[in-house]
RNA sequence: GGGCAAUUAGCUCAGUUGGCUAGAGCGUUUCCUUGACGUGGAAGAGGUCACAGGUUCGAGUCCUGUAUUGCCCA
Numbered sequence: 001g002g003g004c005a006a007u008u009a010g011c012u013c014a015g016u017u018g019g020c021u022a023g024a025g026c027g028u029u030u031c032c033u034u035g036a037c038g039u040g041g042a043a044g045a046g047g048u049c050a051c052a053g054g055u056u057c058g059a060g061u062c063c064u065g066u067a068u069u070g071c072c073c074a
Base pairs, nucleotide, nucleotide: 001073002072003071004070005069006068007067010026011025012024013023019057028044029043030042031041032040050066051065052064053063054062
């Protein structure tokens, strides 16, 4: 230098052929349960879906560019 893939909550990820409100597990906060801790139960908070643009009535999803990470080729 060229190619491919990934980027969504604090962490690990789902969301696929564009359609109402963006989710799960773990973690975290509060409450219940316990003498206490743990376990168990209930409720909640937490996201400009890497960034910028484009297409569309509508984009996490399609297109372009940029960035970061990984792999392959030279």
The RNA shown here (transfer RNA) has 74 nucleotides and comes from a Candidatus Saccharimonadota bacterium. Taxonomically the source falls in Candidatus Saccharimonadota (Bacteria, Bacteria candidate phyla). Its Rfam family is "tRNA".